[in-house]
């Protein structure tokens, strides 16, 4: 110092947690492959205090990396 969706990451206290990719499905095609279009999918590493309210703030703990 980081931990957030299978992966790469956003999100600096308050609408519903989000994008690419990747998965499903449908359009195009003779037919793949590209591209278009919808779609699934998260106990916000754990368990705790602070707050009317926590993915955020705090200390501890685990796990990785300097």
């Nucleotide at each position: 110092c980081a931990u957030u969706a299978g992966c790469u990451c956003a999100g600096c206290g308050g609408u519903u947690a989000g994008a690419g990719c990747a998965g499903a499905g449908g359009a195009c095609u003779c037919a793949u492959a590209a591209u278009c279009c919808u779609u699934u999918g998260g106990u916000c590493g754990u368990a705790g205090g602070u707050u009317c309210a926590a993915a955020u703030c705090c200390g501890a703990c685990a796990u990785g990396g300097c």
Molecule: transfer RNA
Organism: uncultured Treponema sp.